The RNA shown here (Bacterial RNase P class A) has 334 nucleotides and comes from Cetobacterium sp. SF1.
RNA sequence: UAAGGUACUAGAGUUAAUCGCUUGUUUUUAACAAGAGGAAAGUCCGGGCUCCAUAGAGCAGAAGGGUAGCUAACGGCUACUAAAGGUAACUUUAAGGAAAGUGCCACAGAAAAGAGACCGCCUUCGGGUAAGGGUGAAAAGGUGGUGUAAGAGACCACCAGUUUUUUAGGAGACUAAAAAAGCUUGGUAAACCCCCUUCGGAGCAAGACUAAAUAGGAGAGGUUAAUGGGCUGCUCGUCCACUCUCAGGGUAAGUUGCUCGAUACUAUAAGUAAUUAUAGUCCUAGAUAAAUGAUUAGCAAAUACAAAACCCGGCUUAUUUAGUGCCUUAUUAA
Numbered sequence: 001u002a003a004g005g006u007a008c009u010a011g012a013g014u015u016a017a018u019c020g021c022u023u024g025u026u027u028u029u030a031a032c033a034a035g036a037g038g039a040a041a042g043u044c045c046g047g048g049c050u051c052c053a054u055a056g057a058g059c060a061g062a063a064g065g066g067u068a069g070c071u072a073a074c075g076g077c078u079a080c081u082a083a084a085g086g087u088a089a090c091u092u093u094a095a096g097g098a099a100a101g102u103g104c105c106a107c108a109g110a111a112a113a114g115a116g117a118c119c120g121c122c123u124u125c126g127g128g129u130a131a132g133g134g135u136g137a138a139a140a141g142g143u144g145g146u147g148u149a150a151g152a153g154a155c156c157a158c159c160a161g162u163u164u165u166u167u168a169g170g171a172g173a174c175u176a177a178a179a180a181a182g183c184u185u186g187g188u189a190a191a192c193c194c195c196c197u198u199c200g201g202a203g204c205a206a207g208a209c210u211a212a213a214u215a216g217g218a219g220a221g222g223u224u225a226a227u228g229g230g231c232u233g234c235u236c237g238u239c240c241a242c243u244c245u246c247a248g249g250g251u252a253a254g255u256u257g258c259u260c261g262a263u264a265c266u267a268u269a270a271g272u273a274a275u276u277a278u279a280g281u282c283c284u285a286g287a288u289a290a291a292u293g294a295u296u297a298g299c300a301a302a303u304a305c306a307a308a309a310c311c312c313g314g315c316u317u318a319u320u321u322a323g324u325g326c327c328u329u330a331u332u333a334a
Stems, first nucleotide, its partner, number of pairs: 001330010013299007021035006037305001041316002044314005049203004056236004061199005066080005081095001082093004096194002101192002103188003118133002120129003141159006160184002162181008207256004217246005227241005264281007
């Protein structure tokens, strides 16, 4: 200098003035303070909170799947391991089991899984054979030999894989090495399934309070039982209530939930890190037909995706511009 990898910052407008909007506080004509994002989106996970509710068991169903840690929790995050990709920095993984069973692998091919004999080779013409060829994405480990009628792990040497055992390292997944055994066992579970782990439901339109209004009528059944309803998709269990049908009347307004939080920021300590502890500082929108806008002047390099509606931790998706740190490769110079 060029090409790449990874982590992060900012949020496009800012300063001043004038007018305007919402909320809060106060000394309440007014003054002061605050006022929409990194994703506010998706509603995909996990919770806080509220109710069922006094609170369970089993089945079904759903989700996850290497090891260890973090967290309120998670399918998240951090680190490590294995496999794959990349020269590398790094990235990705739906990362347990295929000989428990069932299924699928078109076409081609003789045959597609515990699956073979088309061409071939040998032959005593009965048969033997799977080394060579062909088909295919994939066809009974590879190279070299012994042996044979011809061949074949049939046997031998070396290599690869698999299984078992031992040693060393590691908390562990696992790694390295050695020995033994001719054991050579296609792929697919992001197919059904098996194994291990986890899981109540509904949701702020949840709920709570206040106010107002009403109306009662007719019929049937029942009386320590039956029936109905809730929890739950089903069963057990448990709780509540006389039950069902017909026609008809009134209310649906207001307040609250509603923002002080598993919060944010700074420092120190521990930890590889995620994060935890301690100390300190500050209050950071609560609308309800839906608030943050307009004008002037200066400065300024510049956007896209796009706007809270109970709250929080994540993930995913959309997307523009500027900048910073560290690392890798190539070239050049010192």
Description: Rfam family: Bacterial RNase P class A. About the family: Ribonuclease P (RNase P) is a ubiquitous endoribonuclease, found in archaea, bacteria and eukarya as well as chloroplasts and mitochondria. The family's RNA type in Rfam is ribozyme. Model confidence (mean pLDDT): 76 of 100. The same sequence occurs in records of 2 taxa.